[in-house]
A computed fold for an 81-nucleotide RNA from a Candidatus Tayloriibacteriota bacterium, annotated as transfer RNA. The source organism's lineage runs through Bacteria, Bacteria candidate phyla and Candidatus Tayloriibacteriota. It matches the Rfam family "tRNA". By type it is a transfer RNA. About the family: Transfer RNA (tRNA) molecules are approximately 80 nucleotides in length.
RNA sequence: GCCGGAGUGGCGUAAUGGUAGCCGCGCACGACUCAAAAUCGUGUAUCGAAAGAUGUGUGGGUUCGAGUCCCACCUCCGGCA
Numbered sequence: 001g002c003c004g005g006a007g008u009g010g011c012g013u014a015a016u017g018g019u020a021g022c023c024g025c026g027c028a029c030g031a032c033u034c035a036a037a038a039u040c041g042u043g044u045a046u047c048g049a050a051a052g053a054u055g056u057g058u059g060g061g062u063u064c065g066a067g068u069c070c071c072a073c074c075u076c077c078g079g080c081a
Base pairs, nucleotide, nucleotide: 001080002079003078004077005076006075007074010025011024012023018064026044027043028042029041030040031039045054046053047052057073058072059071060070061069
């Protein structure tokens, strides 16, 4: 240099172009316990008092609608030279 793959909450990971965040881990609080462990319940992206707004690596594009499709770039992984 060329080709291919990947990038989503704190971490791992799912989501056919149609409610963004399933499931697991972790964390917070609670229940149980003499106390703890285990187990169970609720909650857990960001800003905001709320209403609401923003948010899938970054920036554009297509579309009524994009995590998903297209283009460029960034980072990582693999292959070829």